[in-house]
């Protein structure tokens, strides 16, 4: 100095004026009443805090909340290596296994095809209880030729599965021996499958014995095996509670204008006006709403995710929907992008910036 | 906010389940018929199967991620 791997962090700063919503305090004022105080409203002023790493997709897990629910199968859905971590789980770690890379390191819906059943188009002899097109062979057995009588030839039954060829894929590779020619027939390696030790908590590893050797390929096709899962979603749910109507008891009167008779209007006397009560709930109100599986920062356990214990530490909550807007000053001129029951994951979109291990190549000491 | 369903030709849809050819009806184009046109007959193009990855020997199809449209629910 160059070329890469993997991971964490930020996501303009500062100052100043207006200005939105919640929250707590303190002043006015309305609303109640005889008149206050309390609550509630509605202004003012101080004072707190006031978007994200993704608030998103809504792809998965729990909380909650309300319906179902004796138990147990059966169907359906989901998950897939092992071991751990969690409130869970399709997430994380950590480790193995198989491929890729030169490495640092990546990917892997990674159980089961020696349970079953389906499917493998076209081309090919044959796509799976194998099989023979080209082709090799002619030891063996028949027939014909020929002969120096040793044998040779040619065709046929037959044997063969090296080689071509086809195909995405064609019943172990390489090798030497062997043979008519071949062929795990043998035999050394390698791969496969029993058993045995020895290692690991376990996927699994080594490593002897042993068998010539089970036997394409798909299970993001059925299908087996283990393990999981009841439904629906804060527009889920609870609470209160005008009007309307309905029920049950009383009931002739009962109500507006007025200051109080008088008047006058309204409604009603069994098809009940009016009072009390009672269930159900409509419009409209509260609550669920935000403080927790919570961040941050310190000791600890732990290879790690995590996880335990401390702490004058830190924290939107709206209900048509608040987080802006305008000026100065500075830098590298600033992307994706707005919470709405909440929280753990993935997974997408992201301008520019910083930092940490690591790996290769060149110099140079 | 929350739960569902689609996206294949210029349109409107099958084909997706159960993988190996991409169809059909209208539109277009050309031909024939007609004095002309119109139907009707005959024939022809026209396709990133919404996009990116994965699984297969192969993907409109199966899986997994995005983008879009559309529908239910106080």
């Nucleotide at each position: 100095g160059g070329a890469g791997u993997g991971g964490g962090c930020u996501g303009g700063g500062c100052g100043g004026u207006c200005g939105c919503g919640c929250g707590g305090c303190g002043g006015c004022g309305a609303c109640u009443u005889c008149a206050a105080a309390c609550a509630u409203c509605g202004u003012c002023g101080c004072c707190g805090g006031g978007a994200g790493g993704a608030a998103a997709g809504u792809c998965c897990g729990g909380g909650c909340u309300c319906c179902a629910c004796a138990g147990g199968g059966c169907a359906c859905g989901g998950u897939g290596g092992u071991g751990g971590g969690u409130a869970a789980c399709g997430c994380c770690c950590a480790c193995c296994g198989u491929c890729c890379g030169a490495g640092a390191g990546g990917a892997c819906c990674g159980g089961g095809a020696a349970a079953g059943u389906g499917c493998c188009a076209c081309a090919g002899a044959a796509a799976a209880c194998a099989u023979a097109c080209c082709g090799c062979c002619g030891a063996u057995c028949g027939c014909g030729g020929c002969u120096u009588c040793g044998g040779c030839c040619g065709c046929g039954a037959g044997g063969c599965a090296a080689g071509g060829g086809u195909g995405a894929a064609a019943a172990g590779g390489u090798g030497c021996g062997g043979u008519a020619a071949g062929a795990g027939c043998g035999c050394a390696c390698c791969g496969c499958g029993a058993u045995c030790u020895g290692g690991g908590c376990g996927a699994c590893c080594a490593g002897a014995u042993u068998g010539g050797c089970a036997g394409g390929g798909u299970a993001a096709a059925c299908c087996c095996c283990a393990c999981c899962g009841g439904g629906a979603g804060c527009a889920a749910a609870a609470c209160c509670a005008a009007g309307c109507a309905g029920g049950a008891a009383g009931a002739a009167g009962g109500g507006g204008c007025g200051g109080c008779u008088c008047g006058u209007c309204c409604c009603g006397u069994u098809c009940g006006a009016c009072u009390u009560c009672c269930g159900g709930g409509u419009c409209g109100g509260u609550u669920g709403c935000u403080u927790c599986a919570g961040c941050c920062g310190g000791c600890g356990a732990g290879u790690g995710a995590u996880c335990g214990c401390c702490g004058u530490g830190c924290g939107a909550g709206a209900g048509a929907a608040a987080u802006g807007a305008c000026c100065g000053c500075u830098c590298u001129c600033g992307a994706c992008a707005g919470a709405a029951c909440c929280c753990g994951g993935c997974u997408u979109a992201u301008a520019g910036g910083c930092c940490c291990a690591c790996u290769c190549c060149g110099c140079u000491u | 906010g929350g739960c569902g369903g689609g996206g294949u030709a210029g349109c409107u849809c099958a084909g997706c389940u159960g993988g190996u050819u991409a169809g059909a009806g209208c539109a277009g184009c050309g031909g024939a018929u007609u004095c002309a046109u119109a139907a009707g007959c005959c024939g022809c193009g026209g396709g990133u199967c919404g996009c990116c990855g994965g699984u297969u020997c192969g993907a409109a199809u199966c899986c997994g991620g995005c983008c879009u449209c559309c529908g239910c629910u106080a």
This is a predicted complex of two RNAs, RNase P RNA and transfer RNA, with 439 nucleotides together. It holds a member of the Rfam family "Bacterial RNase P class A". Gene Ontology terms of the family: tRNA processing, ribonuclease P activity and dimeric ribonuclease P complex. Rfam classes the family as a ribozyme.